């Protein structure tokens, strides 16, 4: 680096439309990113996300 698996948090909200879309509020913080004398799982919350699914830091095997 690759594979397999485990993997958390937050509204199946409200409206509009008739369709899979768009609006509005609330909210999470574990991809990324910005901050800090450096660094961070701190912190912001720009991206992303708040039923699944899809990602997902972080360890666990294994080549």
């Nucleotide at each position: 680096u690759u594979c397999c698996g485990g993997g958390a948090g937050a509204g199946a909200c409200c409206g509009c439309a008739c369709a899979u879309g768009c609006g509005g509020c609330g909210c999470c913080g574990a991809a990324g990113g910005g901050g800090c004398a450096g660094a961070a799982a701190c912190u912001c919350u720009c991206a992303g996300g708040c039923a699944a699914a899809a990602g997902g830091a972080c360890g666990g095997g294994a080549a």
Predicted 3D model of a 63-nucleotide RNA (Glycine riboswitch aptamer) from uncultured Faecousia sp. Model confidence (mean pLDDT): 79 of 100. Rfam family: Glycine riboswitch aptamer. Gene Ontology term of the family: glycine biosynthetic process. About the family: This family represents the bacterial glycine riboswitch. The sequence is in RNAcentral, with records from MGnify.